[in-house]
Context: one part of a larger RNA
RNA sequence: CUGGGUUUAAAGGGUGCGUAGGCGGUUAAAUAAGUCCGUUGUGAAAGCCACCAGCUUAACUGGGAGAACUGCGAUGGAUACUGUAUAACUUGAAUCAGGUUGAGGCAGGCGGAAUGCGACAUGUAGCGGUGAAAUGCAUAGAUAUGUCGUGGAACACCGAUUGCGAAGGCAGCUUACUAGACCUUGAUUGACGCUGAGGCACGAAAGCGUGGGGAGCAAACAGGAUUAGAUACCCUGGUAGUCCACGCCCUAAACGAUGUUUACUUGUUGUUUGGCCCUUGAGGUUGAGCGACGGAGCGAAAGCGUUAAGUAAACCACCUGGGGAGUACGCCCGCAAGGGUGAAACUC
Numbered sequence: 001c002u003g004g005g006u007u008u009a010a011a012g013g014g015u016g017c018g019u020a021g022g023c024g025g026u027u028a029a030a031u032a033a034g035u036c037c038g039u040u041g042u043g044a045a046a047g048c049c050a051c052c053a054g055c056u057u058a059a060c061u062g063g064g065a066g067a068a069c070u071g072c073g074a075u076g077g078a079u080a081c082u083g084u085a086u087a088a089c090u091u092g093a094a095u096c097a098g099g100u101u102g103a104g105g106c107a108g109g110c111g112g113a114a115u116g117c118g119a120c121a122u123g124u125a126g127c128g129g130u131g132a133a134a135u136g137c138a139u140a141g142a143u144a145u146g147u148c149g150u151g152g153a154a155c156a157c158c159g160a161u162u163g164c165g166a167a168g169g170c171a172g173c174u175u176a177c178u179a180g181a182c183c184u185u186g187a188u189u190g191a192c193g194c195u196g197a198g199g200c201a202c203g204a205a206a207g208c209g210u211g212g213g214g215a216g217c218a219a220a221c222a223g224g225a226u227u228a229g230a231u232a233c234c235c236u237g238g239u240a241g242u243c244c245a246c247g248c249c250c251u252a253a254a255c256g257a258u259g260u261u262u263a264c265u266u267g268u269u270g271u272u273u274g275g276c277c278c279u280u281g282a283g284g285u286u287g288a289g290c291g292a293c294g295g296a297g298c299g300a301a302a303g304c305g306u307u308a309a310g311u312a313a314a315c316c317a318c319c320u321g322g323g324g325a326g327u328a329c330g331c332c333c334g335c336a337a338g339g340g341u342g343a344a345a346c347u348c
Stems, first nucleotide, its partner, number of pairs: 004319003007302002012316001014202004021195003025089004030084002033082002035078008049066001051063004092192001093189004097184005104178002107175004111155001116150007126137002163170002207248006216242002221237004259315006267293011297304002321348003330341004
């Protein structure tokens, strides 16, 4: 390489956009590059294969216009398929029109509950915390209750196998801007498509830089308990951080552990959101999603099962025993932390 695989055994890239490349709908006629057929030249010898022959046989060796050398060149044809150029088509794709839908994104404004803090008032000896306690707070008046004020963060109920988004993710209300998806019928373009090595963009949390902010929570840290010990679990405190702006980092069990696209293959049931029909009902029908159960089929099984892990096709990514090791070295990226790429010796 061929072959075999990638939900859970090793293996789907975190996600999208997209360059090169690979692959690509229907019809007509052209061409004849690929493809196929014929002829011809060449494809050294030796070797291989077949036949014959020589050493007693074999190995070995020799022979001829043998065969083969699956290749390359030239030339004459074939034209289904692929390619190329041409003309056309509408079903793939896209655009327009009219509707629908949602925590999609971004920016501004606003709201109430709760915690904390401050002030004042009432009021007096405890509060708090636990398995039990103690540390802690409190007669300098705490806890509790009421009124007023202040600040930050998060949005109870609604709320749901709900919805939206490429993924990460997105939830109080409202306004502006903005992106998408779906449905309906008609019109328009006329293959404009699929995938996508590199590349570019986005990418939870934590972390980093500068400047703000800081209520609650809380790594580190301190104290109190527990314990044989307790660098923990429990308790009292508490700083980074969590929040905002800008700039980095680029990793996750980034999971459906399931790449993207297209076609095909019994059903039942729930739900979200559209269209149509009436015989208005627990109705019928037709789309697009999100779930459950199951048929054929598949699977080592668990299970999957029109949202496939079924049947096929196109393209990309990845795997090849365990440890060593996602380490070393080199290179690239980063302020750093570190990330990306990624071995071998040795060993079982």
The part of an RNA shown here (small-subunit ribosomal RNA, central domain) has 348 nucleotides and comes from a metagenome. Its mean pLDDT, the model's own confidence on a scale to 100, is 89.